[in-house]
RNA sequence: UAUGGGGUAGCUCAGUGGCUAGAGCACAACACUAUUAAUGUUGGGGUCAGGGGUUCGAGUCCCUUCCUCAUGG
Numbered sequence: 001u002a003u004g005g006g007g008u009a010g011c012u013c014a015g016u017g018g019c020u021a022g023a024g025c026a027c028a029a030c031a032c033u034a035u036u037a038a039u040g041u042u043g044g045g046g047u048c049a050g051g052g053g054u055u056c057g058a059g060u061c062c063c064u065u066c067c068u069c070a071u072g073g
Stems, first nucleotide, its partner, number of pairs: 001072007010025004018056001027043005049065005
């Protein structure tokens, strides 16, 4: 530098343009227990990498920038 993949919760990731953005783990509270752990219930936590565009409607499509990985030079 070119091409391709990826960027969504603290971490690992899902999410076919359509009502409210989700799961597991982690965290907190409560229940249970002599205590811890385990288990169960509930809860907190998100500018969906930044900006712009298309659309009635964008995490999703298009353009651009940034970061990261792979391959080639």